[in-house]
Molecule: Glycine riboswitch aptamer
Organism: Anaerolineales bacterium
RNA sequence: ACUUUCUGCGGGGGAGAGUGCGGGCGGUUUCGGCCGCCGCCACCGACGGGGCAAACAGCGGGCUGUCGCGAAGUCCGCUGCGAAUCUCUCAGGUCAACGGACCCCGCAGUCCGA
Repeated sequence: ACUUUCUGCGGGGGAGAGUGCGGGCGGUUUCGGCCGCCGCCACCGACGGGGCAAACAGCGGGCUGUCGCGAAGUCCGCUGCGAAUCUCUCAGGUCAACGGACCCCGCAGUCCGA
């Protein structure tokens, strides 16, 4: 100096990446366009989802140990378990808005400790 866990509600902060192309569909229009969806290409990682390191556990083997076997220790291999703002980019996203992991504040509850 700081003060356990999680949840709900309210408030605040909160990045990245094409206002790409279409000769497709729908809506709208002052007929120039605009908006939404879909498709294609490029790109982003911070709803969600997938992947894994150490540690730990199990099994097998080597070595130490012992007269020998075992226990125990140690090393290696395999399997299980295994986190993230890491990684993949399925989903999502690429003007703004919305959303947004995560962080902070308040209230209520919950868990831990005295």